[in-house]
RNA sequence: UGCUUAUUGAGAAAGACGGAGGGAUACGACCCUACGAUGUCUUAGCAACCUGUGCUUACAAGGUGCUACAUUCUACCCUAACCCCUUAAGGUUGUGGGAAAGAUAAGCG
Numbered sequence: 001u002g003c004u005u006a007u008u009g010a011g012a013a014a015g016a017c018g019g020a021g022g023g024a025u026a027c028g029a030c031c032c033u034a035c036g037a038u039g040u041c042u043u044a045g046c047a048a049c050c051u052g053u054g055c056u057u058a059c060a061a062g063g064u065g066c067u068a069c070a071u072u073c074u075a076c077c078c079u080a081a082c083c084c085c086u087u088a089a090g091g092u093u094g095u096g097g098g099a100a101a102g103a104u105a106a107g108c109g
Base pairs, nucleotide, nucleotide: 002108003107004106005105006104007103008102013043014042015041016040017039021032022031023030028073029072044067045066046065048064049063050062051060052059053058071101076098077097078096080093081092082091083090
């Protein structure tokens, strides 16, 4: 780096360094941020996967991981409600479902 499978609306804080943008990506929306963000380190915590115990339901925290906002929402398809409406078409919404992509874990090459 690639492939396969599974999970992905819950959960979980501080300090130090540092000094400007950041929230993966297209457009857009929304939000965080000099009352110091993103990031790195340390400690603490959480418990997604593996592992151990246990045996149908929980515990532990050894290995990764994670600790703002649903993977922040949104793209593609179907659908619900509402608006508009003669019909058709259109619009709004964090209604619901599926797919794609991303992230994480395990295995394989």
A computed fold for a 109-nucleotide RNA from Mucilaginibacter myungsuensis, annotated as SAM riboswitch aptamer (S box leader). It was read from a public genome assembly, where an Rfam model found it. Lineage of the source: Bacteria > Bacteroidota > Sphingobacteriia > Sphingobacteriaceae > Mucilaginibacter.